[in-house]
RNA sequence: GAGUCAGCCAGGCAAUCGCUGUGUUCCUUCGGGAAUGCAGAGGAAAGUCCGGGCUCCACGAGCCACGGUGCCAGGUAACGCCUGGGGGGCGCGAGCCCACGGAAAGUGCAACAGAAAGAUACCGCCACGCGUUCCUCACGGAGCGUGCGGUAAGGGUGAAAUGGUGCGGUAAGAGCGCACCGCGCCGGUGGUAACACUCGGCGGCACGGCAAACCCCACCCGGAGCAAGACCAAAUAGGGGAGUUCGUCGCCCGCAAGGGCGGCAGAUGCGGCUCGCAUUGACUCCCGGGUAGGUCGCUAGAAGUGCGCGGUGACGCGCAUUCCAGAGGAAUGAUUGUCCACGACAGAACCCGGCUUAUCGGCUGACUCCU
Numbered sequence: 001g002a003g004u005c006a007g008c009c010a011g012g013c014a015a016u017c018g019c020u021g022u023g024u025u026c027c028u029u030c031g032g033g034a035a036u037g038c039a040g041a042g043g044a045a046a047g048u049c050c051g052g053g054c055u056c057c058a059c060g061a062g063c064c065a066c067g068g069u070g071c072c073a074g075g076u077a078a079c080g081c082c083u084g085g086g087g088g089g090c091g092c093g094a095g096c097c098c099a100c101g102g103a104a105a106g107u108g109c110a111a112c113a114g115a116a117a118g119a120u121a122c123c124g125c126c127a128c129g130c131g132u133u134c135c136u137c138a139c140g141g142a143g144c145g146u147g148c149g150g151u152a153a154g155g156g157u158g159a160a161a162u163g164g165u166g167c168g169g170u171a172a173g174a175g176c177g178c179a180c181c182g183c184g185c186c187g188g189u190g191g192u193a194a195c196a197c198u199c200g201g202c203g204g205c206a207c208g209g210c211a212a213a214c215c216c217c218a219c220c221c222g223g224a225g226c227a228a229g230a231c232c233a234a235a236u237a238g239g240g241g242a243g244u245u246c247g248u249c250g251c252c253c254g255c256a257a258g259g260g261c262g263g264c265a266g267a268u269g270c271g272g273c274u275c276g277c278a279u280u281g282a283c284u285c286c287c288g289g290g291u292a293g294g295u296c297g298c299u300a301g302a303a304g305u306g307c308g309c310g311g312u313g314a315c316g317c318g319c320a321u322u323c324c325a326g327a328g329g330a331a332u333g334a335u336u337g338u339c340c341a342c343g344a345c346a347g348a349a350c351c352c353g354g355c356u357u358a359u360c361g362g363c364u365g366a367c368u369c370c371u
Stems, first nucleotide, its partner, number of pairs: 001369009011339007019040009042345001046356002049354005054225004067220004071085005086100001087098004101216002106214002108210002122155002124151003128147008163181006182205001183203005188197003229296004239287007247264007266280005303322008340343001
C1' cells in the first nucleotide's frame, strides 16, 4: 500500500416550552388536581419470510392429501437458524460461495444453431453396384456422377454430441484389443458419520443434461391469532320474578278466593281529523344476558451485565448483580444557542429466537498478500 474476517458507535452539550409512565409531598367536592425527582425507540423497531412462547377452538389413535425440508454430526424451547466437519467451485493467500438425496421406476423439457438433443450420417473417410470420360492391345487402373451399406477418427453447429492419451488393429473406423489415467461395483483400512485411501479384486464402461419440471424416497406439520382472550358494567329497549293497584261482557277451569282465552272500552304509535291498522293493563323493586364505556392481558424475560467452570465451537452450568418504553388514534417532540468530523437508513404496538432487505460516516482487534 492492497485486502479478509469479527466486533462497536449512530452527532455532542446547554436553555426554554411541551408529551407518556412512575416515585414522593401537598390539596381535594374523592372524580381528580398541583409541585418535584427519575425513566422514555432500533441495529435494523422494517419485510411479515421461517421457528417458538402465550391465548382460544378442536382432538381416541394412525394414515392420506396440501405444504415444507433434503451431505454428516452437534447446539437449541424450536427452526428453513447457528456451530464444527465432509464434498464441489472461486481466490496467490487470509478467506468466500453452494436446495449438496434419487436421472439403469416412469412422464416431460432443451430457444437459436445444427444432419441429429435420443438414439443421429450434413461434409468427410471406406467397401460394393450402376452410368460416363480418360489411359491401356488387353487384363485392369484413375476421375466425375449416382445408388446402397459401413464408419462417431477428422470438419462443422451448439451451453451440452455418447470417457482421455498412446500403441496395435481395420477396407475405413470404433474399448474392437492392450497399457496408463478416469469411472462403476465388491472387499479391506481409517473415521461416530458424511466421506477418504500412492490398498486389493472385478467390470470395457453397462444410452449424456435438467428433479428451485412432474415424480420417487426419507423426515416434519391440528386450526386460528392480542381485533387472541379474561373481567367489571350505564342509559334506552327487550327477557324473567315479586309486591301494590285496576273497567265491562261472554266462554272455560275452580267449592271459593281467583286464573286463562276472546270481544268491547281505555291507553300508546302511524295519521292534520274521521275511519282504519298495529301494539297493549298501570306503578314500584329485584335478577340475569348483552351494547357503549372501563380494567386486565402488557412487559421480570428461553432478559441484560460481570466473573468462574466445561466444550474446537455454536452453546451449557454456577455465582453475583441490574430493572432497561409500555402508549393506545397512538407519548418519546419543538424552538434557540454553541461545537465538530455537518449527522445515513429509519419510529416500538403481545413477547422472544433467526433470516432477509435498507444504511452518511467513523473506531477497535486479529489475519493475509505485495514492497
About this RNA: This is a predicted structure of a 371-nucleotide RNA (Bacterial RNase P class A) from a soil metagenome. It matches the Rfam family "Bacterial RNase P class A". Its family is annotated with ribonuclease P activity, dimeric ribonuclease P complex and tRNA processing in the Gene Ontology. The RNAcentral record of the sequence draws on MGnify. Of the family's consensus pairs, 96% are formed in the model.